[in-house]
Parts: sequence; structure tokens; C1' cells
RNA sequence: GGGGCUGUAGCUCAGCGGUUAGAGCAGGGGACUCAUAAUCCCUUGGUCCAGGGUUCGAGCCCCUGCAGCCCUA
Repeated sequence: GGGGCUGUAGCUCAGCGGUUAGAGCAGGGGACUCAUAAUCCCUUGGUCCAGGGUUCGAGCCCCUGCAGCCCUA
């Protein structure tokens, strides 16, 4: 240089173009216990990498850029 994959919560990741973007873990509060752990209940937390385009409607489709990883020269 060429090609491919990925980018969504603090972390690991889901998410048929449609109403409100979710799970687990982590964090906060509570129950239980003499107490801790475990378990259970409740709960906080998101400019969906950036910019543009298509569409009535985009996390999802298209283009460009950026970042990470892999293959190749």
C1' cells in the first nucleotide's frame, strides 16, 4: 500500500428499518443474617465513534473519515 472484521451503559455483548435502545457483570439502596459472604428485590447510568446521504421513519441501509484487530504485499 491492498483486503476483511469491529465500534451500542464503567466492562462483556444483544438489538426484523417502526412506538420506550436492552441483558449480564459492575455501581447505589433494601430484604435476609448475631455479622459477613451467597441469594433475592428495587434502582442509577447511553449524544448508539464522527460527518453527510437515502427514507414518512436509521443503532440497523449507502458514502466519507477516525480508531482498534486480523490477513496480505
Model confidence (mean pLDDT): 83 of 100. This is a predicted structure of a 73-nucleotide RNA (transfer RNA) from Akkermansia sp. It was read from a public genome assembly.